[in-house]
């Protein structure tokens, strides 16, 4: 310098001007509800997103057990929980850093396109070998039949252990060595598993995101959950009233006019309002335990809460990046995106910088 692998910080800072929204205090107006103003303070994210998992919280259901259905799936640990995270084991990929995968196919059923003899109770297309028969002068060659064989060829994503030697008519775990496999034992490990030793010539294709089997877990709906207050209209109960209730006029009484309904209460909970709703499995620093995930201790902090929905715009200085004529000047400062009950994850989108590691090449 090139090509890669893994991880992390941050999503510019400060000040000013003009706004938006929420809270607190004060002032003014108002009978109250509330309105206006002033001062101070708070005001998006690493993904607030997808709504894919897991929970908190709320309501409904529920004696207990089973069936059905769903999810998960190496081992050990972490966690409130999880399809999450960490460490390890085995297998696969990569020269490597590193990355990906994971119960059972000897319980049963089913499927395996095309090609191919055969896709699973094995089989035999071309071959190889033996015997017999025919052609032929012929033991060579060639054709047919019967039998042996599965080495070699061919098909396929995949073909019934692999390599080598012996053996044989040709062959074959038929025999042997090594590798693989199955079973048993010992040792190490909490465990997945690993190592060593012995026995057996060898069981036996793939698919479980096919049905299924095994183990573990799982009730449903969701903040438009739910709780409280509560107009109007309708309903029910009580009381008054044509022996004039009540209304209009009016400061009040009389008077005048109109006149059959008027008042109180109750339950329900619509419109509307309040709560849920921001101090929590919270955030940050330090110390300790642990390989780590994580846990414990201690100190400090309080950090959006709207309801058609605020979080914006401009200017200056600094920072950062690039270039240059380098005590400085110029240009740029982006992307994805935006809370709506909350939290832990996963996944997806996106841009800048930094660190460590691996491989290759060059120079010292």
């Nucleotide at each position: 310098g090139g090509a890669g692998c893994a991880g992390g910080c941050g999503a510019g800072g400060c000040g000013g001007u003009c706004g938006c929204u929420c809270c607190u205090u004060c002032u003014u107006c108002g009978g109250a509800a509330g309105a206006a103003g002033a001062a101070g303070g708070g005001g998006a994210g690493g993904a607030a997103a997808g709504u894919c998992c897991g929970a908190a919280c709320u309501c409904c259901a529920c004696a207990g057990g089973g069936c059905a259905g769903g999810a998960u799936g190496g081992u050990c640990g972490c966690u409130a929980a999880c399809a999450g995270c960490g460490a390890c084991u085995c297998c696969g990929g990569g020269c490597a850093a590193c990355c990906g995968g994971a119960g059972g196919a000897a319980a049963g059923u089913g499927c395996c396109a095309c090609a191919g003899a055969a896709a699973a109770c094995a089989u035999a297309c071309c071959g190889c070998c033996a015997g017999c028969c025919g052609c032929c002068a012929g033991a060579a060659g060639u054709g047919g039949c019967u039998g042996g064989u599965a080495a070699g060829g061919g098909u396929g994503a995949a073909a019934a252990g692999g390599u080598g030697a012996g053996g044989u008519a040709a062959g074959a775990g038929c025999u042997c060595a090594c590798c693989g496999c199955u079973c048993c034992g010992c040792u190490g490990g909490u465990g997945a598993c690993a190592g060593c030793g012995g026995a057996g010539g060898c069981a036996g294709g793939g698919c479980a995101a096919a049905c299924c089997c095994c183990a573990u877990c799982c009730g449903g709906a969701g903040c438009a959950a739910g709780a409280c207050c509560a107009a109007a209209u309708a309903g029910c109960c009580c009381c008054g009233u044509u022996u004039g209730a009540g209304g209009a006029u009016g400061g009040c009484c009389c008077g005048u006019c109109c006149g059959a309904u008027g008042g109180g209460g109750c339950a329900g909970g619509u419109a509307g309002g309040u709560c849920g709703c921001a101090a929590a499995a919270c955030c940050g620093g330090c110390c300790g335990a642990g390989c780590a995930a994580u846990c414990g201790g201690u100190c400090g902090g309080u950090c959006a809460g709207a309801c058609a929905a605020a979080u914006g715009a401009c200017c200056g200085c600094c920072g950062c990046u690039g270039c240059c004529u380098c005590u400085g000047g110029c240009a740029g400062u982006a992307a994805c995106a935006g809370a709506a009950u909350u939290c832990g994850g996963c996944u997806u989108a996106u841009g800048u910088c930094c660190u460590g590691c691996u491989c290759c090449a060059g120079c010292c």
A computed fold for a 364-nucleotide RNA from Candidatus Saccharicenans sp., annotated as Bacterial RNase P class A. Lineage of the source: Bacteria > Candidatus Aminicenantota > Candidatus Aminicenantia > Candidatus Saccharicenantaceae > Candidatus Saccharicenans. It matches the Rfam family "Bacterial RNase P class A". Its family is annotated with dimeric ribonuclease P complex, ribonuclease P activity and tRNA processing in the Gene Ontology. Rfam classes the family as a ribozyme. Of the family's consensus pairs, 95% are formed in the model.